Overview:
A computed fold for a 543-nucleotide part of an RNA from metagenomes, annotated as large-subunit ribosomal RNA, domain I. The RNAcentral record of the full RNA draws on SILVA.
Context: one part of a larger RNA
RNA sequence: GGCGCAUGGUGAAUGCCUUGGCAUCAGGAGCCGAAGAAGGACGCGAUAAGCUGCGAAAAGCUCUGGGUAGGCGCAAAUAGCCUGAGAUCCAGAGAUCUCCGAAUGAGGAAACUCACAUGGGUAACCCCAUGUAUCUUUAAGUGAAUACAUAGCUUAAGGAAGGUAAACCCGGGGAACUGAAACAUCUAAGUACCCGGAGGAAGAGAAAGAAAAAUCGAUUUCCCCAGUAGCGGCGAGCGAAAAGGAAAGAGCCCAAACCAGGAACUUGUUCCUGGGGUUGCGGACAGAUCAUUAACGGAAAGGUAUCUUAAUUGAAGAGGACUGGAAAGUCCCGCCGCAGAGUGUAAUAGCCACGUAAAUGAAAAGAGAAGAUUCCAGAUCUGAUCCAGAGUACCACGAGACACGUGAAACCUUGUGGGAAGCAGGGAGGACCACCUCCCAAGGCUAAAUACUACCUGAUGACCGAUAGUGAAGAAGUACCGUGAGGGAAAGGUGAAAAGAACCCCGGGAGGGGAGUGAAAUAGAACCUGAAACCGUGGACUU
Repeated sequence: GGCGCAUGGUGAAUGCCUUGGCAUCAGGAGCCGAAGAAGGACGCGAUAAGCUGCGAAAAGCUCUGGGUAGGCGCAAAUAGCCUGAGAUCCAGAGAUCUCCGAAUGAGGAAACUCACAUGGGUAACCCCAUGUAUCUUUAAGUGAAUACAUAGCUUAAGGAAGGUAAACCCGGGGAACUGAAACAUCUAAGUACCCGGAGGAAGAGAAAGAAAAAUCGAUUUCCCCAGUAGCGGCGAGCGAAAAGGAAAGAGCCCAAACCAGGAACUUGUUCCUGGGGUUGCGGACAGAUCAUUAACGGAAAGGUAUCUUAAUUGAAGAGGACUGGAAAGUCCCGCCGCAGAGUGUAAUAGCCACGUAAAUGAAAAGAGAAGAUUCCAGAUCUGAUCCAGAGUACCACGAGACACGUGAAACCUUGUGGGAAGCAGGGAGGACCACCUCCCAAGGCUAAAUACUACCUGAUGACCGAUAGUGAAGAAGUACCGUGAGGGAAAGGUGAAAAGAACCCCGGGAGGGGAGUGAAAUAGAACCUGAAACCGUGGACUU
């Protein structure tokens, strides 16, 4: 030096574990903000760096309810306190709530600086309280050029602003890569993205509809129709609707005619308030007839039942023996079960603990049916007197949107120009015309079925188990990096219980040897298991 055996160090894999994640389902909730939000800065503890909680009344104060013997957070320790006159803890309500931040008295390089008005306090310096931004609506006052007036100004009382859930919805703008095997129409796609707005949903919605049977009867969503009819450099591709079946179901209000009252001024009009009226078998008005406050329905307020936000009761072995450090294990003997879900307890527990099944419960706050209460709400016939949404319908040109690319291109929207009718009226049925059929535009509101999940509660998993699962199982969006936008970690496990090693010895210490604890210390805090690489030690053989 090699080889093999034994035994260590280092190292962290593996196994086992789970405080944390992931996903889905069900229910709830779906907003907060000038009464100052979201988010922060700085403080508050006997000792206090971080997290949590809180705000100069500062790990807290008050009340109400629950609950019971301990408590002073994570988090040990000492000191000192609180507590059966009920603390700590849990729930509801309230008080306080520095400074920044829409930030709003002015300024500003956020968490700072400097003011004014009124009131109060102080010997004084100075301190305290309240108010003072902008825009907008209404009201009042005041008031120019300019006579009346108006603009403007001032004051008061309301409102707005900002945040978010990186989701869902509506609207205004709106790409390109890509595909077409190139590329220009086309596609991607009205997608991504930007802006505005709102709600718990939004949007749509009670036919100037769909249709073709003398049919249906608001909207929305799903299944089907159907990859059909169609559109398309008829390429790539795009792609319906009706009908049928389901979910849900709900219908209403104005304008006008006419009537009454009032106002304005240009004296014959306009405006306001109330009544009336709302339809395609219309309404007003006039006349006639029938019903008479009834049913269905809608709205409002109150807030009942019930639910939510603490909780309470809750069966049955401290059974015997054995092994063991420990019994919940094994053997033997019992018991409960509307409870044999689960977790913990020194190994594997229906009967030890928390629970589970079942039942019960609210002073306070929130949600909230059904029903009751109040309010609204007649019908028919006759009459060609009146009314029934105008720069609208429609047309031309230019666009957009419709599955539909200008096409034979309707229907819908409208930038420019033109521009009706008036119920003997008007629109639609995919150019257009006729007949026929359907409907009544140019005003408005409307629950449910549908979409989503930041948040709360419960449940579940052929989901993960510390290089996995969230980036994050520990002070994680932390440390750290970057001028910044932004990027972004690593890091879990003693033991059943600290019983965390008194005392002695070596050493300056670190560390170690005894002693002691423990079932175990090769479980000793660099702590479960402890592979391999790598580094040693002791024998054996060989050179």